[in-house]
A computed fold for a 312-nucleotide RNA from a Bacteroidales bacterium, annotated as Bacterial RNase P class A. The RNAcentral record of the sequence draws on ENA. A source record names the gene rnpB. Taxonomically the source falls in Bacteroidales (Bacteria, Pseudomonadati, Bacteroidota, Bacteroidia). The coordinates come from a structure-prediction model, not an experiment, and the mean pLDDT is 76.

RNA sequence: CAGGUGGGACGAUCUGCCGCCCGCAAGGGAGGAAAGUCCGGACAGAACAGGGCGACCCGCUGCGGAAAGCGCAGAAGGAGGCAACUUUUUGUCAGCCGUAACAGAGAAUGACUGCCGGCCCCGUGCCGGUGAGGGUGAAAACGCGAGGCAAGAGCUCACGACGCCGGGCAGCGAUGUCCGGUGGGUACGGCACCGGGUUCUGCAAAACCAAAUAUACUGGCAGAUGAGGCCGGCCCGGCCGAUGCCAGGGGGUAGGUUGCGAAGAUAAAUGGCAGAAUAAAACAGAAACCGGCUUACGGUCCCACCUACGGC
Numbered sequence: 001c002a003g004g005u006g007g008g009a010c011g012a013u014c015u016g017c018c019g020c021c022c023g024c025a026a027g028g029g030a031g032g033a034a035a036g037u038c039c040g041g042a043c044a045g046a047a048c049a050g051g052g053c054g055a056c057c058c059g060c061u062g063c064g065g066a067a068a069g070c071g072c073a074g075a076a077g078g079a080g081g082c083a084a085c086u087u088u089u090u091g092u093c094a095g096c097c098g099u100a101a102c103a104g105a106g107a108a109u110g111a112c113u114g115c116c117g118g119c120c121c122c123g124u125g126c127c128g129g130u131g132a133g134g135g136u137g138a139a140a141a142c143g144c145g146a147g148g149c150a151a152g153a154g155c156u157c158a159c160g161a162c163g164c165c166g167g168g169c170a171g172c173g174a175u176g177u178c179c180g181g182u183g184g185g186u187a188c189g190g191c192a193c194c195g196g197g198u199u200c201u202g203c204a205a206a207a208c209c210a211a212a213u214a215u216a217c218u219g220g221c222a223g224a225u226g227a228g229g230c231c232g233g234c235c236c237g238g239c240c241g242a243u244g245c246c247a248g249g250g251g252g253u254a255g256g257u258u259g260c261g262a263a264g265a266u267a268a269a270u271g272g273c274a275g276a277a278u279a280a281a282a283c284a285g286a287a288a289c290c291g292g293c294u295u296a297c298g299g300u301c302c303c304a305c306c307u308a309c310g311g312c
Stems, first nucleotide, its partner, number of pairs: 002307009013276006020029003031283001035294002038292004043202004055198005060074005075090006091193002095191006112134002114130006120123001142160002145157003162183009206258004215250001217248006228240004
C1' cells in the first nucleotide's frame, strides 16, 4: 500500500418566495430508527382478609439500573479466524426414567475373532474364563509402565489425567493455583430439587361536564259525573276506554373537556419552488408517555488495533 477487526459521530445546510398544523400571542413543528410491538416501567381502571398447594417465567460472577428476554466488565468450557477479534454454553446431580442413529458380537447385566482352561463322539465341536490384541463406530467402560495371572483385567502399585472432600495462597466474586486424602458406570435429555419472581386489562386505559328521545323514583293537578285515543283539520255523532298533563330527578347516549407534552391531534399538519461547484439521494413518517431490545439503511467522518501468504 492493500485487506481486515472493534468502537464512536452524522443522517445536508443557508437564503428568498409560496403554503400547512398547534398556539390569544410570542413562538414551536418527525426519527436514529418515529418501525416491529418483543421485554420492562410509569399511569389508569377492575379484582383482592391471611396462609398453603399448583402453574408459569428467570438462572455462571461482580457492578450499574425503577425494572427488564437490559447494559458494562469478568470466570470456566466449546467452536471459528494467522491475528486483531467473533460466537456459543452455564443453578444442583443424591435419586428415578429415557435416548445413544448407521456400522458393530456388544452403546452400559458387552464374547464376533483372538488368548487361556476343561470335556468328549477329536471336529470348521461343546462348556467356562478373559475387555489385554484384532475389527466396527462420533463414542468401546481412564493413559502408560511394572507387578500379578492358566490367560487376563485398577486386580495391585508408581506416575499422570479427571471427579469429589479438606486445607494454604490470589481474587469482592465466579474461579485459578498448590498441598494432602479419596474414587472409577460414559455422554446427552427429562422428571426431581434449590434460589428469585409473577393478579388481570390497557390512553379505544380512565376522569369530569352533559342535549334530544325514552324513563326508575318523587311531588302537584285532572280523571268512570269519562281523562285520553281512533274515525286524515274543526263541530256533531259513533266506537274503544284508565290513565293523562306539568314540575323535579338519577343513570346512560350524542357532543364537549381533561388525560396530552416547547410537534401533537381529526386517521389526516410538519411541505413545495428557485439559488448557492448543486447529484440531494438510503431506510423510513409521530397518534398517550418513558427505559431497553430487535430489525431496515445510499453515503460521509473520526479513534484504537491486527495482518499468515503477499506488493514496494